[in-house]
A computed fold for a 265-nucleotide part of an RNA from a bacterium, annotated as large-subunit ribosomal RNA, domain VI.
It was read from a public genome assembly.

Context: one part of a larger RNA
RNA sequence: CGUUUGAUUUUUGAGGGGGACUUUCUACAGUACGAGAGGACCUAGAAGGACGGAUCCCUGGUGUGUCUGUUGUCGCGCCGUAUGGCCGGCACCGCAGAGUAGCUAGAUCCGGUUGGGAUAAGCGCUGAAAGCAUCUCAAGCGCCAAGCCCGCCCCGAGAUGAAAAAUCGUUAUAGACCCGUUGUAGAUGACAACGUACAUAGGCAAGAAGUGUACGCGCUGUGAGGCGUUUAGCUUACUUGUACUAAUCGGUCGAAGUUGUGGGG
Numbered sequence: 001c002g003u004u005u006g007a008u009u010u011u012u013g014a015g016g017g018g019g020a021c022u023u024u025c026u027a028c029a030g031u032a033c034g035a036g037a038g039g040a041c042c043u044a045g046a047a048g049g050a051c052g053g054a055u056c057c058c059u060g061g062u063g064u065g066u067c068u069g070u071u072g073u074c075g076c077g078c079c080g081u082a083u084g085g086c087c088g089g090c091a092c093c094g095c096a097g098a099g100u101a102g103c104u105a106g107a108u109c110c111g112g113u114u115g116g117g118a119u120a121a122g123c124g125c126u127g128a129a130a131g132c133a134u135c136u137c138a139a140g141c142g143c144c145a146a147g148c149c150c151g152c153c154c155c156g157a158g159a160u161g162a163a164a165a166a167u168c169g170u171u172a173u174a175g176a177c178c179c180g181u182u183g184u185a186g187a188u189g190a191c192a193a194c195g196u197a198c199a200u201a202g203g204c205a206a207g208a209a210g211u212g213u214a215c216g217c218g219c220u221g222u223g224a225g226g227c228g229u230u231u232a233g234c235u236u237a238c239u240u241g242u243a244c245u246a247a248u249c250g251g252u253c254g255a256a257g258u259u260g261u262g263g264g265g
Base pairs, nucleotide, nucleotide: 001158005169006168007167008166009165010164011163015155016154017153018152021049022048023047024046025045026044027043033038051111052110053109054108055107059105060104061103062102066098067097068096069095070094071091072090073089074088075087077086078085079084115150116149117148122143123142124141125140175253176252177251178250179195180194181193182192183191200246201245202244203242204241205240206239207238209235210234211233216229217228218227219226220225
């Protein structure tokens, strides 16, 4: 832009794409078969492999500043009489030990099945041409494959053949956008949630979870330290709640019908 009135929501499914895998073992059964050696079909069941999809409950990884330990140096940051302590910056996140959310695989779950239709090779029925015979590039009728078409999953009305249903709306309205707070989304657009009639983000409160027992004070040891207060203190992304802060005020777009001429009824 189109779909010849504008929208919102939900569908149909022409068509397209994906998938389709495979091994071993157990029972049947050391049976059928076979002189023996050997050794099944069919059917049922159980474990895998590779591949694919989803997820983060479990097992792990990461988790660039969440917690702890610790080295050097800097700081007229605070305390202190102090060479000390606390706090902070830098040093690959300084190094080391852990680790929430998220992301993730080697983790977890699931998938290929069953079934229907038409067939190939093949196997047949009836049956003439050709009194027989014959499965038949004779009429007619069957069986039959991991293959084909469905069935399973995804996209899908620009399917210009432009579909359907429900609802709302057409003179300032339905609806949409701008703008703002954002994330389950994301390079930007887009998508999704919310905008005070509000839990969208931040803050705050409580909790979960992580770390591992803070500072100060007291006791104790010559001292490094230890013990108690104290399973403390601190805490990013998680959960719930709470309008304290910011989503203010606003702006933009937005749809039949008329007339003339020609043609048809």